Predicted 3D model of an 86-nucleotide RNA (c-di-GMP-I riboswitch aptamer) from Evansella vedderi. The prediction has a mean pLDDT of 82.

RNA sequence: UAGUGAAAAAGGCAAAUCAUGGGAAACUAUGAGACGCAAAGCCAAGGGCCUGUACUACCUAUGGUGGAUGGCAGCCGGUUACCACA
Repeated sequence: UAGUGAAAAAGGCAAAUCAUGGGAAACUAUGAGACGCAAAGCCAAGGGCCUGUACUACCUAUGGUGGAUGGCAGCCGGUUACCACA
């Protein structure tokens, strides 16, 4: 440096749910709480997925279709990194 995460050591993060708040929504912040995670650290100008405001043309018209400058990193991917060596 690369690989691996079987056995250790020191630790770390925090799903669902609940409370309070932000947001049109997806979702998100804080606190409680642990489903789990060897990257469940970071990156949204790689792919993918979610929402559908403003706006838009059409239609079967209190709606539907389109629609990102919104969101998701615990979907893949990129990148950095602790310890150890069956």